A computed fold for a 96-nucleotide RNA from a Betaproteobacteria bacterium, annotated as Glycine riboswitch aptamer. It matches the Rfam family "Glycine riboswitch aptamer". Rfam's curators write: This family represents the bacterial glycine riboswitch. The RNAcentral record of the sequence draws on Ribocentre.
């Protein structure tokens, strides 16, 4: 120095599942009712790729994996988020 690796920054890609039901409150509108929006409470169903938890083998005290399982958290129109992947940088590490 090149390749590679942890972390990190930027850009791009990025799945799944009800825009569910009920109640009252506030605001807007209306002659009145229906209506629209906001946040709150309750109920049922569902997803799994933030995070979290669990386990095999190995090891045989301990410990220890996942895109597997659980669904606490989170999520179920769009947006946000999103494991992971690609590209371009940064500090550092490592073999020869």
């Nucleotide at each position: 120095c090149c390749c590679g690796c942890u972390c990190u920054c930027g850009c791009g890609g990025g799945a799944g599942a009800g825009c569910g039901c009920g109640c009252a409150c506030c605001g807007c509108g209306c002659g009145g009712c229906u209506g629209c929006g906001g946040g709150g409470c309750g109920c049922c169903g569902c997803c799994g790729a933030a995070g979290g938890c669990g386990c095999a083998g190995c090891a045989c005290c301990c410990g220890u994996a996942a895109u597997c399982g659980c669904u606490c958290a989170g999520g179920c129109a769009a947006a946000c988020g999103g494991a992971c992947c690609g590209c371009g940088g940064g500090c550092g590490c490592u073999u020869c």